[in-house]
C1' cells in the first nucleotide's frame, strides 16, 4: 500500500440478515433477608450503538469518508 474482521452500558457481549421504543449476564448503587459477613432475593441507575456525512417518515442497522485493533496478501530492505 491492497483485502477481510472487530468497535454497542464499568466489563463480556447479543441486537445488524429483512431498518420500526437500544437489551442480557457480570461488577457497582438501594433494599429484602441474615447476630455479622458472604450467598441468595427484589429494584432502579448506567448508552454520543468508534467518528463525520449521505439516503430515508424513520438508521445502532443501509450507503460513503475517516480512525482505532486483530488477521491475511503483497512492495522495498
Nucleotide at each position: 500500500g491492497g483485502g477481510c474482521u472487530a468497535g454497542u452500558a464499568g466489563c463480556u457481549c447479543a441486537g445488524c440478515u429483512a431498518g420500526g421504543c437500544a437489551g442480557a449476564g457480570c461488577a457497582g448503587c438501594a433494599g429484602g433477608c441474615u447476630u455479622u459477613u458472604a450467598a441468595c432475593c427484589u429494584g432502579a441507575u448506567g448508552g454520543c450503538c468508534g467518528c463525520c456525512g449521505g439516503u430515508u417518515c424513520a438508521a445502532a442497522u443501509c450507503c460513503g469518508g475517516c480512525u482505532u485493533a486483530g488477521c491475511c496478501c503483497g512492495c522495498c530492505a

Transfer RNA from a Candidatus Heimdallarchaeota archaeon, 77 nucleotides, folded computationally. The source organism's lineage runs through Archaea, Promethearchaeati and Candidatus Heimdallarchaeota. Its Rfam family is "tRNA". About the family: Transfer RNA (tRNA) molecules are approximately 80 nucleotides in length. The family's RNA type in Rfam is transfer RNA. The coordinates come from a structure-prediction model, not an experiment, and the mean pLDDT is 82. It was read from a public genome assembly.